The RNA shown here (Bacterial RNase P class A) has 364 nucleotides and comes from a Thermaceae bacterium. The coordinates come from a structure-prediction model, not an experiment, and the mean pLDDT is 76. Lineage of the source: Bacteria > Deinococcota > Deinococci > Thermales > Thermaceae.
[in-house]
């Protein structure tokens, strides 16, 4: 200089007229206070809360899935292992188990789980056939050399091919030719000893036999955790009718119901609860904002975060509130609007400041 990486902030600011929602106060015409986000989105988790005798026990289903901590919990965060990416800074992981078992592993290739010969190597051994020497004489023995496109048998999986992959790697040694056949080093594997660490794990050793692929975000096993539905939950008032009618339940409790399903215990019964018609009323109030709550400071932690002090009050609509104009200022305005509320995850974002770190060009 340029280009990368991790955090952390803003995402309009003052100022003046009108206009809007809620709360107080004040009687009335005012006045004061406050009034969309970092993602309010997505509805992926995770819970406060409300309800439903007991949410007991169990199965079925669903969730997670290295250790170890924060947390009200979580699948989140944080901080360390292991693997994978980058030169680094740093990022990423759906991280338990394949020696319980099933199933997949198209194609191509001989052969993809206990396999396996396209192309190739091999005259060691057995049967043949050439030639050559020896003996014989219509052949014989024996010695010697040839024949692997094999003349028939037979030995190899070491060389190459094919493929995402091919049943350990290099060097020697052995072999007819090979081969963990064997040796020495190396990786994995299994079994052990010492050491560090709280642990996941790490690092040095020894022994051994030779080498048993790869998927579990395929079925499956382990190991932990999970009632269920939800603010259209739910609770009061008001009003008003028809607390309605029939059927079931249910004439017996070995039954019918009790907030997915099944099931056992238990509790219910002139019941709870189904079905079909049929009236009434679609109003109002709460739930609704004081939070697992915000800043700041201190202490303790490598950090997430905890603890104490002090301080603050910051949206509650419901046909659903933030607009409109004027003047300064620069980022000339991205992405975008609460609807019970908080924790997280993802997803979208014009631009602008901050702090640290890694590489790098150039000068010194």
């Nucleotide at each position: 200089u340029g280009g990368g990486g991790a955090g952390g902030g803003a995402g309009u600011a003052c100022g003046g007229u009108c206009g809007c929602g809620c709360c107080c106060c004040u009687u009335u015409u005012g006045g004061g206070g406050u009034g969309a986000g970092g993602a309010a989105a997505g509805u992926c988790c995770g819970g406060g809360c409300a309800c439903c005798a007991g949410a007991g026990a169990g199965c079925a289903g669903g969730g997670u899935g290295c250790c170890a901590g924060u947390u009200a919990a979580c699948g989140a965060c944080u901080g360390g292992g292991c693997g994978c990416c980058g030169c680094a800074a740093g990022g990423c992981g759906a991280c338990g188990g394949a020696a319980a078992g099933u199933g997949c592993c198209a194609c191509a290739g001989a052969a993809a789980g206990c396999a396996g010969a396209c192309c190739g190597c091999c005259a060691a051994u057995c049967c043949g056939c050439c030639c050559c020497c020896g003996c014989a004489g219509g052949g014989c023995g024996g010695g010697g050399g040839g024949u692997c496109a094999u003349g028939g048998a037979g030995g190899c999986a070491a060389g190459g091919g094919u493929g995402a992959a091919a049943c350990g790697g290099c060097g020697g040694g052995g072999u007819a030719a090979g081969a963990g056949c064997c040796c020495a080093c190396c990786a994995g594997c299994g079994c052990u000893g010492c050491g560090g660490g709280a642990g996941a794990c790490c690092g040095c050793g020894g022994c051994g036999g030779c080498u048993c692929g790869g998927u579990a975000a395929a079925c499956c096993c382990c190991a932990c955790c999970c009632g269920g539905u939800g603010c259209a939950a739910g609770a009061c008032c008001a009003g008003g009718u028809a607390g309605g009618c029939a059927g079931g339940g249910a004439g017996g409790g070995c039954u019918u119901g009790c907030u997915c399903g099944g099931c056992c215990c238990g509790c219910u019964a002139c019941a709870a609860c189904c079905u079909g018609c049929g009236g009434g009323u679609u109003g109002g109030u709460c739930g609704c904002u004081c939070g697992a709550g915000g800043g700041c400071g201190a202490c303790g932690g490598c950090g997430a975060c905890g603890u104490c002090g002090c301080u603050c009050c910051c949206a509650g609509a419901u046909a659903g509130a933030u607009g409109a104009c004027c003047g300064u200022a620069c980022a000339c305005g991205a992405c975008a609007g609460a609807a019970c509320c908080c924790g997280g995850c993802u997803u979208a974002c014009a631009u602008c400041c901050c702090u640290c770190c890694c590489c790098u060009a150039c000068c010194c």